[in-house]
RNA sequence: AGCGACCAAGGCAAACUUGCCGUGAGGCAAGGACGCAAAGUGACAGGCCUCUUGCAGGUGGCUGCACUGCCGAAA
Numbered sequence: 001a002g003c004g005a006c007c008a009a010g011g012c013a014a015a016c017u018u019g020c021c022g023u024g025a026g027g028c029a030a031g032g033a034c035g036c037a038a039a040g041u042g043a044c045a046g047g048c049c050u051c052u053u054g055c056a057g058g059u060g061g062c063u064g065c066a067c068u069g070c071c072g073a074a075a
Base pairs, nucleotide, nucleotide: 003072004071011036012035016031017030018029019028020027021026034061040067041066042065044064045063046062047059048058049057050056051054
């Protein structure tokens, strides 16, 4: 540099429930685990979604891309 094991350590947390915020998509917190090796961060490109339709928003757990990062066998 690359890769991700019926390995180990540590990590995140879908649906759903409750509370709060938002017109909404959705967000935050707690509970909860379907999954995840970037399910860490960023709306740059495409996709999807929302509304008060415009120099507007949401989604990074849809994909690409950029930046950053833990652990560890084999090839």
Molecule: c-di-GMP-I-GGC riboswitch aptamer
Organism: Bacillota bacterium